[in-house]
Molecule: transfer RNA
Organism: Cotesia glomerata
RNA sequence: GGCGCCGUGGCUUAGUUGGUUAAAGCGUCUGUCUAGUAAACAGGAGAUGGGGGGUUCGAAUCCCCCCGGAGCCU
Numbered sequence: 001g002g003c004g005c006c007g008u009g010g011c012u013u014a015g016u017u018g019g020u021u022a023a024a025g026c027g028u029c030u031g032u033c034u035a036g037u038a039a040a041c042a043g044g045a046g047a048u049g050g051g052g053g054g055u056u057c058g059a060a061u062c063c064c065c066c067c068g069g070a071g072c073c074u
Base pairs, nucleotide, nucleotide: 001073002072003071005069006068007067010026011025012024013023019057028044029043030042031041032040050066051065052064053063054062
C1' cells in the first nucleotide's frame, strides 16, 4: 500500500431483503421476604446505535469519507 471483516446500554450479545415504542442475559437501583446477607419474586433507570455526510416519506439496517480493532496479501 491492497482486500474483505468487526464497532449497538457498565459487560456479553440479538436485531442485518429499511417501516410503528432498538430486544435479551448479566450487572445496577428500589421494594417484598430474612435476625441480617445471598437467593427468589415484583418493579425502575440506563444505548439514537464509533464520528460525519448522503439517499429516502422513513436508516442500527443502503452509499461515501474518516476513526478505532483483529486478520490476510504484497